[in-house]
Context: one part of a larger RNA
This record gives sequence, C1' cells and structure tokens, in this order.
RNA sequence: GCCGGCGAGUUAUAAGCACUGGUAGGUGAAGGCAAGUAGCCGCAGCCAGAGCGAAAGCGAGUCUGAAUAGGGCGCCAAAAAUCAGUGUUUAUAGACCCGAAACCGGGUGAUCUAACCAUGUCCAGGAUGAAGCUUGGGUAAAGCCAAGUGGAGGUCCGCACCGACCGAUGUUGAAAAAUCGGCGGAUGAGGUGUGGUUAGGGGUGAAAUGCCAAUCGAACCCGGAUCUAGCUGGUUCUCCCCGAAAUGUGUUGAGGCGCAGCGGUUGUGAUUAAAGUUGGGGGGUAAAGCACUGUUUCGGUGCGGGCUGCUAACGCGGUACCAAAUCGAGACAAACUCUGAAUACCCAGUGAAGACACAGCCAGUGAGACGGUGGGGGAUAAGCUUCAUCGUCAAGAGGGAAACAGCCCAGACCACCAGCUAAGGCCCCCAAAUUGUCGCUCAGUGACAAAGGAGGUGGGAGUGCAUUGACAACCAGGAGGUUUGCCUAGAAGCAGCCACCCUUGAAAGAGUGCGUAAUAGCUCACUGGUCAAGCGCUCCUGCGCCGAAAAUUCAUGGGGCUAAGCGACAUGCCGAAGCUGUGGGAUAGCAUUCCCAGGCUGAGCCAGGGAACGAGAUCGGUAGGGGAGCGUUCCAUAGUGGAGAGAAGCACUAGCGGCAAGCAGGUGUGGACUAUAUGGAAGUGAGAAUGUCGGC
Repeated sequence: GCCGGCGAGUUAUAAGCACUGGUAGGUGAAGGCAAGUAGCCGCAGCCAGAGCGAAAGCGAGUCUGAAUAGGGCGCCAAAAAUCAGUGUUUAUAGACCCGAAACCGGGUGAUCUAACCAUGUCCAGGAUGAAGCUUGGGUAAAGCCAAGUGGAGGUCCGCACCGACCGAUGUUGAAAAAUCGGCGGAUGAGGUGUGGUUAGGGGUGAAAUGCCAAUCGAACCCGGAUCUAGCUGGUUCUCCCCGAAAUGUGUUGAGGCGCAGCGGUUGUGAUUAAAGUUGGGGGGUAAAGCACUGUUUCGGUGCGGGCUGCUAACGCGGUACCAAAUCGAGACAAACUCUGAAUACCCAGUGAAGACACAGCCAGUGAGACGGUGGGGGAUAAGCUUCAUCGUCAAGAGGGAAACAGCCCAGACCACCAGCUAAGGCCCCCAAAUUGUCGCUCAGUGACAAAGGAGGUGGGAGUGCAUUGACAACCAGGAGGUUUGCCUAGAAGCAGCCACCCUUGAAAGAGUGCGUAAUAGCUCACUGGUCAAGCGCUCCUGCGCCGAAAAUUCAUGGGGCUAAGCGACAUGCCGAAGCUGUGGGAUAGCAUUCCCAGGCUGAGCCAGGGAACGAGAUCGGUAGGGGAGCGUUCCAUAGUGGAGAGAAGCACUAGCGGCAAGCAGGUGUGGACUAUAUGGAAGUGAGAAUGUCGGC
C1' cells in the first nucleotide's frame, strides 16, 4: 500500500412540542390480588376547573390608592382538557466515536547514574631532584658557601587504567552513541571491586535543570478515569420537496457562545405584501456656484506700514516696496451653500405569488471571495484593507473568454442520430461567409506601455501667395554717400555702444550667416530673367512610426494572414443542459369521477380521509429542515410455504410491469437449513478516523 472482518446519536428519568388513540373532567404512583401478560383494586398525588396581590388576604374580581377616580392584570364572548403510545428537541448522566498535555491518591525503584559510608584492591618504565642530614670551608659563635647524601611534589615524559579535544567513517549502523587516526590525566580533589545509605515537589548535584534503570522543568506502575478538550479528524442504504448564512448587538469576546436577522415545517389571518406601475411628499448628495465661512491669482483705488527727500520742530512731499478695505476679472472646499438633480426612501391606489404577517416546533450561520458603482485608509499602490449598494461564486452544471470559483451568455427532472437562438464566432486546427459594399492601415501595427520626438499617411477647418506668373531650381544683379558715428592697436555690414538716414535704381539692411589681425572673399534679405501651375503656414482629427532591455524555447492558443487587420453598413449561417418539438417521470395545488367512515338535520347539509383521471405550473443545490421507502439480525402470528428428488452461502447470467436503495428466474458449486405476509425489537447498512485486527 491493497484485500477482508470490526468500527461512531445509545439507554434511563424528567420536561416542551407534533401526530395517533382513549375519556369528556382526565389519570391512577408505590404497592396488593389474580394470572404466563395488556385484568381488578389502590380516598397518596398530578394536570385542568379562578383570578389578583410581595404578602396577610379578598374573590369574578383584585392590586395600587384617601377614593365609589383612573390605571395594571383578570372575568364575561370566541373558547378543551387530560392520560397513554410514537417521533423530535432539551436537561441530567461518559451521552455520537477516537485523541491530550496535565492534576491527585497509593505503591515500585539508587543492579544505570549522583553523592556519601564501610571494607578491599590497582597505578610498566624513565626524568627532575624540595626539606632534612653528613663532610669540608667560613665565623668568637651562628647565619652563609661547596660537595655529597636524601627522595618531596593535586612535579615532568609515558603503558595499563580513566577520560573524551579534533577529523573521517557510520546514520534502515557491526553499535538506540560505536570504529579508525591523532588527543587529555596517569601518586591523585586518582581509578576500581564488594556491601550499604539517601525517593519523586523528593533525593543527589566541583551546578549542566545535570542524574535518579535507553524515561526527567519533576521517574515508573496501578487507581480517580470513558479526567476535561469552546480544538483536529471521522460518523456507514436510497429517492422526493424546500433551502440558507458568513450581518447587527452583547460577551475575560474575537476560529466560542446568547439574542436578533436569514432557512424549513405546521397552523392561523385579513385582500393584506414584494417587484412593477400611477399619484402625492420631505431632503441637501452628484453637479454647479461663490450670496455666507474659509482658501486663492491678476488688475484699479488704496487705510496703515516700510524706504526715501525737505525741515530746527510741527509737518509737507516722493515711491517700479508690503498691504487692510473695496471694485473688476478668474479659481478651490468632507467638516462652505444663493441653488440643486437622477436614484433611493415614505404614504395612498393597483398588483395572486411555494408572495405577506403572526404564532408553535426544528435548525444551520455569525472566517466569506471576487467583479461593477459610491467613499475612507494607502502612494486616486497591491490578488491590499475597511464601509455602503448591486451581481456572481460560495451552494451552479452548460456555452464563450486558448487553459481560467467570483468576468460575458444562460439557471441542468429524464430521454431523442429533431428545430430556433444567446454570448461568442464563420481560412485550417474547429461547427459556420475565403460573404457583399464603402473607407483606413504597410507597422505583421493588429497580437502590452508613458512623457517626449518626427516633411509616415487619410479627413476636416482657417489663413496667405499665385497666369499682372506664385513655390522650388537655374542665370544675373545685390550698388553709392561710407571704412556712418563712438569705442579701439585695429572695428571697414558682421567684438561692443548709439543711431539706423540719404542717393541711384528693377532691387539692394548703415546689413542674415560663414570668414579676416583688420581688409578681402563667399552668402542671405531684396530685384530682374528662364520655366510653368499650384505653393506655403496654423489648428482639429483617423490609422500608423520611434521611444521599447531579462533571464530553459519564438509565442494573436497554433498554423498562418496584407486580410484571415481596423472603422462603418448589410445579409446569411454556426453556436448552450436557454427556448421549441416528441415521449416519459415526480411534486404541490386545482377541476372531474368514485370509495370510506363521521356529525347535524331528516334524506339534504357540513367538514375529513383515500383512489383514478385531466390541463396548466413547478422539479440546480452545500449547511440545514421536512416527506416516502429499500435492506440486515432476532421474535410473534398464519390451521401460508419450500427443502438430501438438495436449504443457506458462493460464482455466472440477456428479466423487473423498479426512479433508486434493491428484487426475481436460470445454470454450476455447496451439503442443512430456510422463505413469504402482517406486526414487533434492534449490537441495523462502511471508503476514508496518521482508525483497529488479520492476510499478502
């Protein structure tokens, strides 16, 4: 890992509610009698029958109150209770199952290890050479010096022994800590044998929370004990109907709960409700505006101030400075408003839908996600965060977006080798146009991107010049006063400053650029000629160009495309589980027919249950609620059955008038039990729990 077996809402008591049944007031508990059963007793008690008050208490009333007032809760009317069974929920119990870490009690451990006690034992060899002593020297005598002797030491080197600093190997090991090569101590606070002592909030500890039997921030074993677990995981057959929430509020609350909201189911209730539509309302948002509050640019006038002139002072002037106030022009605002929508909201009318309201019972939810719109936070960042509102997903399949929960289209009862469409598409992959008309684009733009840049190209508007000849090109001229004046070494059109005239003329600046030391020289403006018909400039706009660098291999999805790209118009077609067609099923209500038992009245009425059939409607679904069934084991009943002429089980198998869980028939195997109907009772259904046991 697979296969097989086992494996999780049970039981008791009490209560609420629903359904069914009994009685009309209901019921008997403990217990007793009888008996193989549901029978008979049983003056306890319980619920109902009257309420109000805190109570005494009073009582169809009572409480408050001074009250005969008022008010509260009741009575009067509609109005039914109670007992049992079943189901469901709740409470108490282990309470759907498995799962802690821990806590407490009583015991077992110092054969490992820590420390200590008692008693033994072990430490090759070599080195160093303390004190003391002896002899000699020295001294008045000592201290002192030398040689010798001596053999001290948590002394030195180094086996055994003890340890464990480094590296490698090993890492399902040879080994749950080792091996190999080096390493530290090795007469000491040394190593070690045997016996003994200290015990769990305790010991022991040259102290690391270390060690106390491979276990230590509190050992191990058994018990309290099925501890508790707001947490994780798991929870077993089928079909049908409805169908959420991820919000508000409170919470030692935030991944949990309570109440409300939203779901289911049952009942009751008015023509009531929602969407829509009609009519009537209030508003201060968007926009806009500047009338207020503030902000703000320019200009006019300019209080006041600064600077400055005159004056002995008083004061009087000037001002290209600042600037109140005011006027004109132009702007800004969530906490501005002279104004002011669309929506939304409220009221009334209409509006019949699994719509609305209320009540009982049963829930789940209270982590939401993205997208559009309006905001806050952030950086007008985030697949960011937080509100409001709508949608989708969640709980929604199908078609489109290459692939793609949240986008676009559209809500799947089942079947069909039928049809029409939506979004989106129609060259091939790939169903359908190589469709039509008019334009645009040449960049493979299409098939990511900005500021900025550009005689790309299409369209539009304006303006100027032009057959009295424009624009471009070519030919020619482009002069004189004059080298204007100043300045300067020089300044002659062309360093700089001022001025910028006159003459000739078709035209020619006291000069547009290059150039020179300064001249010179080239050129332009300007003019004539040649040529010949359009040529400049500005703005708006369509489609393109550059700007444009990323990591495995180029990516409209690919091929490929000059349309099979882009814009506009048009006609067809394709395209979904949408819609239609045909057949079938289910659900709730309705119509019709029939059946069943009942009440009242007297042969009709009333309400109820069941069946058949018909048309229309509905039938996605997680949590969750409701309904109907299948199967397993056992029991009872039947004057029902089967079975060695072969039961159950197992294997195969083309049936079902079953939607399904499932149920028959047949064949083989097997070798002794077992089926059907109606009821009853449960150890009642397996794929998941790092489930559990077994097999492989």

RNAcentral holds the full RNA, with entries from ENA. The part of an RNA shown here (large-subunit ribosomal RNA, domain II) has 696 nucleotides and comes from Microseira sp. BLCC-F43. Its mean pLDDT, the model's own confidence on a scale to 100, is 83.